[in-house]
RNA sequence: GGUUCCAUCGUCUAGCGGUGAGGACACGGCUCUGUCAAAGCCGAAAUACGGGUUCGAUUCCCGUUGGGACCG
Numbered sequence: 001g002g003u004u005c006c007a008u009c010g011u012c013u014a015g016c017g018g019u020g021a022g023g024a025c026a027c028g029g030c031u032c033u034g035u036c037a038a039a040g041c042c043g044a045a046a047u048a049c050g051g052g053u054u055c056g057a058u059u060c061c062c063g064u065u066g067g068g069a070c071c072g
Stems, first nucleotide, its partner, number of pairs: 001071007010025004018055001027043005048064005
């Protein structure tokens, strides 16, 4: 340099164009307990960036950035 895959809460991850963006761990609050832990309930927290297509984009297309694989 070429081809190709990936990028979603703090972390790991689900989501075949119309979801309330879901789950686990972590975090905060409450209950429980003599205290802590565990357990239960509740809460906060995310679509890498810029364009395009579409009535509608996390999802499809292009580019940028970052990471991986293969080839040279």